[in-house]
RNA sequence: GCCGAUGUAGCUCAAUGGUAGAGCAAUUGAUUUGUAAUCAAUAGGUUGGAGGUUCGAUCCCUCUCAUCGGCUCCA
Numbered sequence: 001g002c003c004g005a006u007g008u009a010g011c012u013c014a015a016u017g018g019u020a021g022a023g024c025a026a027u028u029g030a031u032u033u034g035u036a037a038u039c040a041a042u043a044g045g046u047u048g049g050a051g052g053u054u055c056g057a058u059c060c061c062u063c064u065c066a067u068c069g070g071c072u073c074c075a
Base pairs, nucleotide, nucleotide: 001071002070003069004068005067006066007065010024011023012022013021018055026042027041028040029039030038048064049063050062051061052060
C1' cells in the first nucleotide's frame, strides 16, 4: 500500500428499514442477628465520527477514525 471483519449501556452481546433491548455489573429497597445468596425496583445509550438516500436508518450508500486478521512491496 491492497483486501476483509468488527465498532450499540461499565463488561459480554442482540435488534437484517418502523418505540434501541438482554445477561452480568452498579444503585435503592425487601428478606436475614449479620454476610452471602434470593426477590423487586431504579438508573445507565450522540448505535465510533461526518455526510447522503428515505415518510422513517443500528440496518442501505459515500468519506473518515480505531482495533483485529490476511496479502504484497522495500530495508
Molecule: transfer RNA
Organism: Clostridia bacterium